[in-house]
RNA sequence: GCGGGCGUAAUUCAGUGGUAGAAUGCCAGCUUCCCAAGCUGGACGUCAGGAGUUCGAAUCUCCUCGCCCGCU
Numbered sequence: 001g002c003g004g005g006c007g008u009a010a011u012u013c014a015g016u017g018g019u020a021g022a023a024u025g026c027c028a029g030c031u032u033c034c035c036a037a038g039c040u041g042g043a044c045g046u047c048a049g050g051a052g053u054u055c056g057a058a059u060c061u062c063c064u065c066g067c068c069c070g071c072u
Stems, first nucleotide, its partner, number of pairs: 001071007010024004018055001026042005048064005
């Protein structure tokens, strides 16, 4: 230099055009003599960044950035 994959909550991941979710973790409450487990509730998101297409984009297209793999 060329090609490919990935980027979504604190973490691991789902979501392939129509309200952004799960599990774990965190906080509070319930339960318990205490802890753990269990139950209920809550907080936390520039969907890597920008532009385009569309009535509507995490999702489709283009560019950029970062990480990984291959080729040269």